[in-house]
Molecule: small-subunit ribosomal RNA
Organism: uncultured bacterium
RNA sequence: AAGAGUUUGAUCCUGGCUCAGGACGAACGCUGGCGGCGUGCCUAACACAUGCAAGUCAACUUGAAGGAAAGAGCAAUCUGACCUGAUGGUGGCGCAAGGGUGCGUAACGCGUAAGUAACUUGCCCCAAGGUAAGGAAUAACGUCGAGAAAUCGGCGCUAAUACCUCAUAAUGCAGCGGAUCCGCAUGGAUACGUUGUUAAAGGUUUACCGCCUUGGGAUAGGCUUGCGUCUGAUUAGCUAGUUGGUGUGGUAACGGCGCACCAAGGCUACGAUCAGUAACUGGUCUGAGAGGAUGAUCAGUCACACUGGAACUGAGACACGGUCCAGACUCCUACGGGAGGCAGCAGUGAGGAAUAUUGGGCAAUGCACGAAAGUGUGACCCAGCAACGCCGCGUGGAGAAUGAAGGUACUCUGUAUCGUAAACUCCUGUGAGAGCAGAUGAAAGACUAAUUAUUAAUUAGGAUGACCGUAUGCUCAGAGGAAGCCCCGGCUAACUACGUGCCAGCAGCCGCGGUAAUACGUAGGGGGCAAGCGUUGUCCGGAUUCACUGGGUGUAAAGGGCGCGUAGGCGGGAUAGCAAGUCAGUGGUGAAAUCUUGCAGCUUAACUGCAAAACUGCCGUUGAUACUGCUGUUCUUGAGUGUGGAAGAGAGAGGCGGAAUUCCAGGUGUAGUAGUGAAAUACGUAGAUAUCUGGAAGAACACCAAUUGCGAAGGCUGCUUCUUGGUCCAUAACUGACGCUGAGGCGCGAAAGCGUGGGGAGCAAACAGGAUUAGAUACCCUGGUAGUCCACGCUGUAAACGAUGAGUGCUAGAUGCCGGAAUCAUUCGGUGUCGCAGCUAACGCAUUAAGCACUCCACCUGGGAAGUACGAUCGCAAGGUUGAAACUCAAAGGAAUUGACGGGGGCCCGCACAAGCAGUGGAGCAUGUAGUUUAAUUCGAUGCAACGCGAAGAACCUUACCUAGGCUUGAAAAGCUUUUGACCGGUUGUGAAAGCAACCUUCCAGCAAUGGCAAAAGUACAGGUGCUGCAUGGCUGUCGUCAGCUCGUGCCGUGAGGUGUUGGGUUAAGUCCCGCAACGAGCGCAACCCUUACCAUUAGUUGCCACCGGAGCAAUCCGAGCACUCUAAUGGAACUGCCUACGCAAGUAGUGAGGAAGGUGAGGAUGACGUCAAGUCCGCAUGGCCCUUACGCCUAGGGCUACACACGUGCUACAAUGGCCGCCACAACGGGUAGCAAAAUCGCGAGAUGGAGCCAAUCCCUAAAAAGCGGCCUCAGUUCGGAUUGGAGUCUGCAACUCGACUCCAUGAAGUUGGAAUUGCUAGUAAUCGCGCAUCAGCAUGGCGCGGUGAAUACGUUCCCGGGCCUUGUACACACCGCCCGUCAAGCCAUGGAAGCCGGGGGUACCCAAAGACUGUGACUCAACCGCAAGGAGAGAGCAGUUUAAGGUAAAACUGGUGACUGGGGCUAAGUCGUAACAAGGUA
Repeated sequence: AAGAGUUUGAUCCUGGCUCAGGACGAACGCUGGCGGCGUGCCUAACACAUGCAAGUCAACUUGAAGGAAAGAGCAAUCUGACCUGAUGGUGGCGCAAGGGUGCGUAACGCGUAAGUAACUUGCCCCAAGGUAAGGAAUAACGUCGAGAAAUCGGCGCUAAUACCUCAUAAUGCAGCGGAUCCGCAUGGAUACGUUGUUAAAGGUUUACCGCCUUGGGAUAGGCUUGCGUCUGAUUAGCUAGUUGGUGUGGUAACGGCGCACCAAGGCUACGAUCAGUAACUGGUCUGAGAGGAUGAUCAGUCACACUGGAACUGAGACACGGUCCAGACUCCUACGGGAGGCAGCAGUGAGGAAUAUUGGGCAAUGCACGAAAGUGUGACCCAGCAACGCCGCGUGGAGAAUGAAGGUACUCUGUAUCGUAAACUCCUGUGAGAGCAGAUGAAAGACUAAUUAUUAAUUAGGAUGACCGUAUGCUCAGAGGAAGCCCCGGCUAACUACGUGCCAGCAGCCGCGGUAAUACGUAGGGGGCAAGCGUUGUCCGGAUUCACUGGGUGUAAAGGGCGCGUAGGCGGGAUAGCAAGUCAGUGGUGAAAUCUUGCAGCUUAACUGCAAAACUGCCGUUGAUACUGCUGUUCUUGAGUGUGGAAGAGAGAGGCGGAAUUCCAGGUGUAGUAGUGAAAUACGUAGAUAUCUGGAAGAACACCAAUUGCGAAGGCUGCUUCUUGGUCCAUAACUGACGCUGAGGCGCGAAAGCGUGGGGAGCAAACAGGAUUAGAUACCCUGGUAGUCCACGCUGUAAACGAUGAGUGCUAGAUGCCGGAAUCAUUCGGUGUCGCAGCUAACGCAUUAAGCACUCCACCUGGGAAGUACGAUCGCAAGGUUGAAACUCAAAGGAAUUGACGGGGGCCCGCACAAGCAGUGGAGCAUGUAGUUUAAUUCGAUGCAACGCGAAGAACCUUACCUAGGCUUGAAAAGCUUUUGACCGGUUGUGAAAGCAACCUUCCAGCAAUGGCAAAAGUACAGGUGCUGCAUGGCUGUCGUCAGCUCGUGCCGUGAGGUGUUGGGUUAAGUCCCGCAACGAGCGCAACCCUUACCAUUAGUUGCCACCGGAGCAAUCCGAGCACUCUAAUGGAACUGCCUACGCAAGUAGUGAGGAAGGUGAGGAUGACGUCAAGUCCGCAUGGCCCUUACGCCUAGGGCUACACACGUGCUACAAUGGCCGCCACAACGGGUAGCAAAAUCGCGAGAUGGAGCCAAUCCCUAAAAAGCGGCCUCAGUUCGGAUUGGAGUCUGCAACUCGACUCCAUGAAGUUGGAAUUGCUAGUAAUCGCGCAUCAGCAUGGCGCGGUGAAUACGUUCCCGGGCCUUGUACACACCGCCCGUCAAGCCAUGGAAGCCGGGGGUACCCAAAGACUGUGACUCAACCGCAAGGAGAGAGCAGUUUAAGGUAAAACUGGUGACUGGGGCUAAGUCGUAACAAGGUA
């Protein structure tokens, strides 16, 4: 020491992406009150106007200006000793510090620790000694001259602490000599002797400051060394002064630092060289730490000063504000020539997202000079600008609820919230403002005085402030002038309304937005922080996501194809020594600042001071010796050798064999063969196939044979011979750690492929033909060439897999097989299966580990781009090895789970098929739908599961549609206000009606207020079959009356989840039984309910009539009766209960018994969890949206009834099992008062008249029909069929024209059993026959019911369809109507190649060669010394050589930009072609 979001339907894991934190020299947006302390060009080391940033001085000289004694003069005035000392110059010191910047530099540059016996050090300190004698110049100045200027030249004068000569001199320096001591190899120190040699400067205020020599110190440096110090190997070899030696030169000093000669070395895989990038550090930021990133401000070091080169001076420089040269640039110019260097402080331009004043002062601190006063100081101290950062403060406090108004929201007569918030009342006074007072930073030095022995030291006095009238204090006034920014879907604290409608937009990730957006925009409210808040960028963190701390590699990314072996790494037992690693003590160092802790100072804090601790490091020293290491000795257990045996498809070379195939020759023989899902191509009458005999050729080796054996892997199989490798067992004689691993390296290495030469039977890429197909460049078939085989050479890759590197040790067992040993027990080696502990994300592994440990090697770090590009290397080529980036995505992936699916498997069911019967599809008509038409043909329903459906009944109405005419608080409901007193009703006109207009008539209760009623007006509102069934409720369909769907507890699993519910049987059934880590339970199944089949009991009218009586021709007509039928209530009855067989049981079977009924007796009602965004806003309800003199309401007429056509569902038929005529039987369910209606009469009939009876077991509808009996028709478009049409009627109804039903007469269409296809039905069923009812004024071939007659067939589950259970595969989960691949076409993006073109830095070679330095020369020049002079010594100019910057030339390499064209890649809702993969993905 914290985690979270995101891959999935869900889960665990792997793994990336993203977020929350901290920080900043920041920038941008919005906003902005005060103060303190800090900080402020990160870019162009780009160019710079202007001012300032380094001067100073008792050495010397000059002597402006001023003063002035004195003198001259009448005076003005002049001269002027002397004083002061401006300016300029000579000289000394300083200018090498301070200040700036980070170009270069990957280096002894920096850091750290050492060394210097290889060195220097001005000023400073200590000590010793000295400071003698001379000389010659020169600047300033004067004068002349040149020049535009800068500046320069000639002549003349002059001083010094400037310069020169000389004296003296050692403990200095140098040489020589021996001596002592020391050390670390070369060496060093000291004293002595001796020889040679080297110095000085004075000033003045007389007390000091200087000067010279020597030694020491201090300070500051130079040089050397160990260790540490970025990236790239797609940079592997580099090096010629290079490495060393000798000599010489040079330097303060060592050294190839330079030179001459000699030798051939030196560096490098522990990464040389090359390329890229970069100042380093203390520190800073972050982090639990280890680390990572960074190197602003402050501090230490380095480097640089326009670019490059060079030296001079000096103690110190190769010198930021010095010199010379070259270059670029800028400026001045009289064109001849000159001047310059802000990476000092300000400032300007430019660049940029971006960084300040051309300020004040030397008061403080420091520095330079000076004896000092002092002068100078853009160092520094201050001020100014900037919210750039950190810190502190304020923008008010208390009370106050009419919870005001207003806003917003809502469940809207009201409530909630803004909110104690405001108003209002009472206070306070920070800060800003005004006034007054007013610090600290300043005390030294100097001077004066005192003390002491003068200096020194101490004490006292007095002078000095840029900031600054600042900090601070007091007073006055007055809440007054002082709050914003971001956010509110999750992560992540904080929610509503409106607008918008995949638009506009948001977005850090996931993702929001397609009409109800907490995600966009606005508002209200809320949350966070606050003079700031957000955004962007960067770094660390989270990220254990490069893993030292602290990861992995069977399947997620990752074990090299295998071996041998080099370097390296690691290494058995005992013992002795050493002490390198290691450990302990101690010493030095680790600058200061920073960090931490404590204390203290500013009112606090930031900030600052003091102290401590720390700085985890390095070096030395003293010890310890367990472990590692090194050295020696020794041991046998690791490893190897020997001896004796053993197995084997181990390898190489040679020989031999038989079966099969094909071919050739011959014989026999005749029409086919071959091939396939089916065919065809092909072969065959020139004789195939078949069969027999003989021969040839090549390749491969049946049986044995086995998840057996051998080998390192690849791989190896007929028999046999030769050569040869490895392994195992036994034995315990020998060696004595000889071992393990193994980067590079070397070798081996399937198949395919390549080269050369052979060989070629079979098979067979390519290719050809035939099929298949929409196509078929495939799968299938017929052929067929490379190749497959051999020899030699190359290639070097594979899913080269156990997807599992090698080695060693340890850790339960069980059971096969192979090879040894052993008398046995057993044991050694190998190869399999199962399995414990343990491990694993799981799957699984488990002594042949994926367990527990150790050693070494190899490899991984999101997916794609990509194993691609470029480069290098290997190869004859094909290609191999090594191996990126831009760009793009938020995933890609592993294992397991539940589903769904499969042209996967198993089991089972269903009128699913099959077996049957009757149909549909053909005709006519009815009806619904599509389409079309129309002013309108209202709307909905659309695979099964829409289509005789909503609609149980459209002439008006219905009605929603169209046309036309009207109404506007409305046709109905209902609140409030006002007015009226009626309204109603009646009449008239107009009109198609609705309506409009006019007239007549006209209130009630109460004293009143007022109330009731009604109308009118107004206002809230009504109304809408308008939209959204994808906002909904309710209801319904469907899978499906299929047998399933779940839960509690327990158990298993990290988890999703599993178990139960699976298994063996059985059932119609998750029905039941048995078994079982399950035990129980719920919703479903079944049963309970209704109808029906039998019986009993009870009851007996309207039902019944057997017995009895009466009447009647007869009929139940009456009485009596309730036995029977029946009615309708209650019970019973059926349960595999009994028997037999099978079975553990459940249960099944039996033309079993009994029974009315037998295995659910038959039928109905009853519909689990859920699926289909299934259907319905036009049944009803309902959110939202929309219309409001209309999308509402009223009315008339029309339409929903149209009609070329297509489909669905039906009716009637096509006839003789029939039609027609006549006669004649037998039902049940139902309905009836706005009703059913009898008898009777009329009409051919529909029907009319009529009205008995009946609110119904009573009366009526009501005739049942098919059937039966008799007759006619005789196979034909008919005595079948009835459409269509004409005429005449009936009924209902305001009204049958559009558009009703029925009747009669006449007419008499299609149709002679229906293609592909398709439907229903398993028994009282199909088929057939009629009857009733609902709706309804009227209208059924439809719907719902009822009974009559009454079959055929089911072997069976292979197949079609649907469903259930188990299992399997899966890349599907919107779930196969899924997913998904590649070309092509379009747009955008980055990138490779490319004829070339244009740059950049570096190196090499050569040419030319400035300044400078060195060397040589020096005929020319020269004050100091020598010399009388001439001249000499010495110095210099000049010249030459060497070196070399810049420049030029050349050929290469490296690295960028661009490039016609070209290659692939990525991305982009709905383009084209196919369907490669995922299921056996339809050819695994």